This is a predicted structure of a 313-nucleotide RNA (Bacterial RNase P class A) from a sheep gut metagenome.
It matches the Rfam family "Bacterial RNase P class A". By type it is a ribozyme. Gene Ontology terms of the family: tRNA processing, ribonuclease P activity and dimeric ribonuclease P complex.
RNA sequence: GGCAGUCGCUUAGGUUUUCUAAGAGGAAAGUCCGGGCAACAUAGAGCAUGGUAGUCGCUAACGGCGACCGUCCGUAAGGAUAGGGAAAGUACCACAGAAACUUAUACCGCCCCCUCAGGGGUAAGGGUGAAAAGAGUGAGGUAAGAGCUCACAGCGUCUCGUAGCGAUAUGAGAUGGAGGCAAACCCUACCUGUUGCAAGGAGUGCUAAUCGACCUGGCUCGGGUACGCACGCUUACCGCUAGAGUGCUAUAGCAAUGUAGUGCCAAGAUAGAUGAUUGCCAGUCUUCUCUGAAGAUUACAAAACCCGGCUUA
Numbered sequence: 001g002g003c004a005g006u007c008g009c010u011u012a013g014g015u016u017u018u019c020u021a022a023g024a025g026g027a028a029a030g031u032c033c034g035g036g037c038a039a040c041a042u043a044g045a046g047c048a049u050g051g052u053a054g055u056c057g058c059u060a061a062c063g064g065c066g067a068c069c070g071u072c073c074g075u076a077a078g079g080a081u082a083g084g085g086a087a088a089g090u091a092c093c094a095c096a097g098a099a100a101c102u103u104a105u106a107c108c109g110c111c112c113c114c115u116c117a118g119g120g121g122u123a124a125g126g127g128u129g130a131a132a133a134g135a136g137u138g139a140g141g142u143a144a145g146a147g148c149u150c151a152c153a154g155c156g157u158c159u160c161g162u163a164g165c166g167a168u169a170u171g172a173g174a175u176g177g178a179g180g181c182a183a184a185c186c187c188u189a190c191c192u193g194u195u196g197c198a199a200g201g202a203g204u205g206c207u208a209a210u211c212g213a214c215c216u217g218g219c220u221c222g223g224g225u226a227c228g229c230a231c232g233c234u235u236a237c238c239g240c241u242a243g244a245g246u247g248c249u250a251u252a253g254c255a256a257u258g259u260a261g262u263g264c265c266a267a268g269a270u271a272g273a274u275g276a277u278u279g280c281c282a283g284u285c286u287u288c289u290c291u292g293a294a295g296a297u298u299a300c301a302a303a304a305c306c307c308g309g310c311u312u313a
Stems, first nucleotide, its partner, number of pairs: 001281007009023005025300001029311002032309005037196004044221004050191004054068005069083001070081004084187002089185002092180002101134001107126002109122005136152005155176009200238002203231004212227001213225004245264008282298007
C1' cells in the first nucleotide's frame, strides 16, 4: 500500500438511546496566466503603468490549445522557435586588436616619394577577435588598390501578375548598398480599473444638506455616501457546490473543438472531518539458525468559492 472487521470524525436523511447513505487529487500543490461570480457608478473619460507580438482557427477567456507559414538543427523520421520594427533616434559590442562603426587616427603587407629618418596612397592580402566596414565570381581599371566601373549570380525594399481566407510561395519589372543588438531604451499595433468568498448578501426609520470628510486603492476629472439620531443585528445563516460538469453513441472538422441523443450526481469542513486499531495479503529493504522466519517501511502529496490552462512533484 490492498481487502475485510471493530471503534471514531464531518455532512445529509430518518421510524432519533443510535439506524442508513456519502466522504481528497492527478496534481487538491506553485498561485504563474485566463474566466465566472461579488463589491465599488449595469465601471465612465483622459493620461500613466503593465502586458502581448508570424497567419488562420478553437474557446466563456487566455500569455492556453490546434493546424499552417517562415527560420534554424537533423541523412531521414522528426525536433526547436519572445517569430513586428535596426534604410526614426539613443545606448551598448568584454578580452584581444592600429581600429568595434561620424568621412576607419593603417599593426604587418603592397605602391609612390625619399640618402637615411620619414611622408603620402591603399581596406584587395595577413594578423586580432564572437563580429573588421559587410557585394560573391570574372573582366576592366590603377603606381598599388578599391562597387571605382561593367557583366553575371545572390540579397533587401517597392510595384504588378499567379496560387492561397491569410502568414507566405512563385514569376516579371524597378530600385538600393544598409555590421550586430529591441528577453536595452525606444517606435508601431492590440489589450489592460481595483479588490478577492476574510468577496459579499446586510439593515430599517427620522433629521440635516454645502464647505469639509470618506469611498471609487496609480494620477486628474467625473461619480457616490449621513458622516448625525433611534431601533434591530454578528462565534449563527446564506453565498457553498448541479457545473463553460461528466460517461457512452452518432455526427461536422486534418486537428483543437463544436452539435445532437442518452445515462450519471460524485466532499462541503470553518481552525478546519476524511482517522485509529486488529487480521490476512502484496511490494521494497535489513538481519538470521536461509525450501523459511523476524523486523522495518509503503510515491508525490492532501480540498477551503468554482472552472479552463501552464509549471513543478